This is a predicted structure of a 73-nucleotide RNA (transfer RNA) from Callorhinchus milii.
Its mean pLDDT, the model's own confidence on a scale to 100, is 82.
Its Rfam family is "tRNA". It is annotated as a transfer RNA.
RNA sequence: AGUCUGGUAGCCUAGUGGUUAGAGCACUCGCCUCGCAAGUGAGAAGUCCCGGGUUCGAUUCCCGGCUGGGCGA
Numbered sequence: 001a002g003u004c005u006g007g008u009a010g011c012c013u014a015g016u017g018g019u020u021a022g023a024g025c026a027c028u029c030g031c032c033u034c035g036c037a038a039g040u041g042a043g044a045a046g047u048c049c050c051g052g053g054u055u056c057g058a059u060u061c062c063c064g065g066c067u068g069g070g071c072g073a
Stems, first nucleotide, its partner, number of pairs: 002071006010025002013022001018056001027043005049065005
């Protein structure tokens, strides 16, 4: 080459054809403390890898590309 599989928040990751895309860690601000840590309450952070197609509607289905990983002569 070929084949299978992953790409979603700073990191790790869940998710489903339709509402506002969710959790953990980290981060910010409060409470607590003499102060810090721990604990606890709230908050911010996402062009759902890129392009096209199907569809009334795509992060989700299909095709191509890019990139990580597995198998493989």